[in-house]
């Protein structure tokens, strides 16, 4: 410099062919059980007071964008 890949809640991770983002899991708080804890169960768990926002950052195509197209960061491999 070139060509590939990825970047979504506190963590891993999905999300078909663009159509309710955040399934699953872990982790955290609660609450049950227990003499008291581990397991084991249930519930809650992105920001905000709320309306809304909210998939690395900006713009753009679209009714409708995490997906599609530019440009910029970061970060993994490859060629020179």
């Nucleotide at each position: 410099g070139c060509c590939c890949g990825g970047g979504u809640g506190g963590c891993g991770g999905a999300a078909c062919u663009g159509g309710u983002a955040g399934a699953c899991g872990c982790a955290c708080a609660c609450g049950a059980c227990u003499c008291a804890a581990a397991a084991u169960c249930g519930u809650g768990c992105g920001a905000g007071a709320a309306a809304u926002c909210g998939u690395g950052g900006g713009a753009g195509u679209u009714c409708g964008a995490g997906u599609c197209u530019c440009c910029c960061c970061c970060u993994g491999g490859g060629c020179a």
Model confidence (mean pLDDT): 83 of 100. The RNA shown here (transfer RNA) has 80 nucleotides and comes from Candidatus Wolfebacteria bacterium GW2011_GWB1_47_1. Lineage of the source: Bacteria > Bacteria candidate phyla > Candidatus Wolfeibacteriota.